[in-house]
c-di-GMP-I riboswitch aptamer from a Nitrospirota bacterium, 127 nucleotides, folded computationally.
Its Rfam family is "c-di-GMP-I riboswitch aptamer". Gene Ontology term of the family: cyclic-di-GMP binding.
RNA sequence: UUUCCGAAAAGGUAAACCCCGGGAAACCGGGGGGCACAAAGCUGCGGGUCCAGUAGCCAGGUCUGUUUCGGUCAGCGGAUGAUGCUUGCCGAUGGGGAUAUCUGGAGAGGACAGCCGAGUUGCCGAA
Repeated sequence: UUUCCGAAAAGGUAAACCCCGGGAAACCGGGGGGCACAAAGCUGCGGGUCCAGUAGCCAGGUCUGUUUCGGUCAGCGGAUGAUGCUUGCCGAUGGGGAUAUCUGGAGAGGACAGCCGAGUUGCCGAA
């Protein structure tokens, strides 16, 4: 001098909570306060946690027009029937539009360094 470690000494920071301010919020700044901390100094690099869901996206649900098929009332036609045609109603199906309201999802954005890791700087020096 460096690394590990953390007795002592000198100091340092400051949880919850309260007040003021900022913010949509998470949270941040200042004052008080003191739970704790050998990096609880700094850095959003990796993981994780938290915020909002404003604008927009995707899926479902709902509404609406339509394609095709089936059923059915009525009408037309036909000598009577059958086949057929037209409107309405119901069901199924393909595709389109809307979403003021509802459900779910992903991503962008922000926050947390006292969640863990990583990087970096650093006071003291017993065993």